This is a predicted structure of a 381-nucleotide RNA (Bacterial RNase P class A) from an SAR324 cluster bacterium. Its mean pLDDT, the model's own confidence on a scale to 100, is 76. It matches the Rfam family "Bacterial RNase P class A". By type it is a ribozyme. It is recorded under the gene name rnpB.

RNA sequence: AAAGUCGGAUACGUGACCGCCGGUUUUCAGGAUCGUUCGCGAUUCCGAAGGCUGGAGGAAAGUCCGGGCAACACAGGGUAAGGGUGCUGGCUAACAGCCAGGCGGCGCGAGCCGAUGGAAAGUGCAGCAGAAAACAUACCGCCGAUGGUUUCUCUGGAAACACAGGCAAGGGUGAAAAGGCAGGGUAAGAGCCUACCGCAGUUUUGGUGACAAUACUGGCAGUGUAAACCCCACCCGUUGCAAGUCCAAAUAGGACCGCUAUCAGGCUACCCGCCUGGCGGUUGGGUAGGACGCUAGAGGCUGUCGGUAACGGUAGUCCCAGAUAAAUGGUCACGGCUCACUGUUGUGGGAACAGAACCCGGCUUAUUUCCGGCUUUGAUU
Numbered sequence: 001a002a003a004g005u006c007g008g009a010u011a012c013g014u015g016a017c018c019g020c021c022g023g024u025u026u027u028c029a030g031g032a033u034c035g036u037u038c039g040c041g042a043u044u045c046c047g048a049a050g051g052c053u054g055g056a057g058g059a060a061a062g063u064c065c066g067g068g069c070a071a072c073a074c075a076g077g078g079u080a081a082g083g084g085u086g087c088u089g090g091c092u093a094a095c096a097g098c099c100a101g102g103c104g105g106c107g108c109g110a111g112c113c114g115a116u117g118g119a120a121a122g123u124g125c126a127g128c129a130g131a132a133a134a135c136a137u138a139c140c141g142c143c144g145a146u147g148g149u150u151u152c153u154c155u156g157g158a159a160a161c162a163c164a165g166g167c168a169a170g171g172g173u174g175a176a177a178a179g180g181c182a183g184g185g186u187a188a189g190a191g192c193c194u195a196c197c198g199c200a201g202u203u204u205u206g207g208u209g210a211c212a213a214u215a216c217u218g219g220c221a222g223u224g225u226a227a228a229c230c231c232c233a234c235c236c237g238u239u240g241c242a243a244g245u246c247c248a249a250a251u252a253g254g255a256c257c258g259c260u261a262u263c264a265g266g267c268u269a270c271c272c273g274c275c276u277g278g279c280g281g282u283u284g285g286g287u288a289g290g291a292c293g294c295u296a297g298a299g300g301c302u303g304u305c306g307g308u309a310a311c312g313g314u315a316g317u318c319c320c321a322g323a324u325a326a327a328u329g330g331u332c333a334c335g336g337c338u339c340a341c342u343g344u345u346g347u348g349g350g351a352a353c354a355g356a357a358c359c360c361g362g363c364u365u366a367u368u369u370c371c372g373g374c375u376u377u378g379a380u381u
Base pairs, nucleotide, nucleotide: 001377002376003375004374005373006372007371008370009369012335013334014333015332016331017330018329020055021054022053023052024051025050026049027048028047030045031044032043033042034041035040057353061364062363064362065361066360067359068358069240070239071238072237082236083235084234085233086232087101088100089099090098091097102116103114104113105112106111117231118230122229123228124225125224126223139171140170141167142166143165146164147163148161149160150159151158152157179197180196182194183193184192198220199218200217201216202215204213205212206211244292245291246290247289254283255282256281257280258279259278263277264276265275266274267273299318300317301316302315303314304313305312306311337350338349339348340347341346
C1' cells in the first nucleotide's frame, strides 16, 4: 500500500429573527361556586399578552421474539389437546436475546456459520444416474484352485476354452456402494491375518458440565432424513392503550310519576271502560365530546467494587417529548466536516436512512462519515 476481518464513535455546532406543540409564572378580561360589612375577597375554569423553560432516533422502521401494564377467563393442583424451545454452564423481569465454553463445518489466516436432544420405540420417504440403494449387487473387469469340453502326452500330467463357477482388488455411476491405508496371504480376492487410524463397548483420569484424554476388549455391529410424523425434557390462558377506567350534551328512542272532568284518534253509533297520541317532571343506557391511562422508568450519566465476560452491588448526580389529524420548522450570519478546482489563498458544491403515538429489553432491515485492533499478500529500510 492493497485485500480482508472484528470492534467503537458520529448523525453538524453557535448566535439572531420569524413560527409551531407543551410546562411554569406574572398581568389583564370573562364565567362559575362560596363567603360578605354589598365595597369586595377566596377558590376554580377558560381566554389574551409578556417572561423563563423543554421539544424525535440510532434505527423512532419491520411488528419478528420477550416482558411490564390493562380487561376478561381461572380456587388450587394434575392430565389431555394445541403451540413453542432444544449441546453445556452462566446472565436476565423474561426471551428464539447476551456472555463464556464444548463439538461439527468453512476459510492460508484474522475470524465466521450451525433448531447442534433421540435413527438399537415405532411409522413414512429416498428423484436422476447406476449392474446393484436397505431381507444389497455384478456392467466393464480379475481368476481357473473345483467341475466340464477339447488337444497333446513320457499316462505321472500339461495346455487351451471361459460353459458351469469363484471374487469384489481395479474402472465406471452416485450425495452415499457393507470402514481407510500399508504389508502378508491367495488361483484371483476378501478383516481372511497383522500394524496404524477410525468405529463400538468397558475401565481409569481431568472437567460443575457439554466433552476430552488414556488403557483394554471386539475384526466391525451396518445408509440418510426428526425445520417428516413421532419419542424425550422444559416452557406457554386469551386479547392488546382503538387495552381499559371515569364524566357526559343536543336530538331520537326506553322506564316511571303527574296533568287533562274531556283536546284528538281507535275498539264502537252512544255511555262506561281500555289503548294510542298530547303537555310537564324525574331517570337508566348509549353516541358526539372531554378527562384519566400518559410518561420518574427493570431510567440516564460519572466514579468505585465483584466477575474472564454478559452482568450485578454501591456512592454521587440529573429529570430528558407527550401531541390527537397530530408540534419538533424556516431564513440569515459565523464556524466545523467533506469533495472538486486553484494563483496555497480562496471559490463553488455536498451532508444519508428516516421520522415518536402506552412503555421497556432484544433481533432484523435501511443508512452518512470517521477511528482503532488483528490477518494475508506485496514493496522498501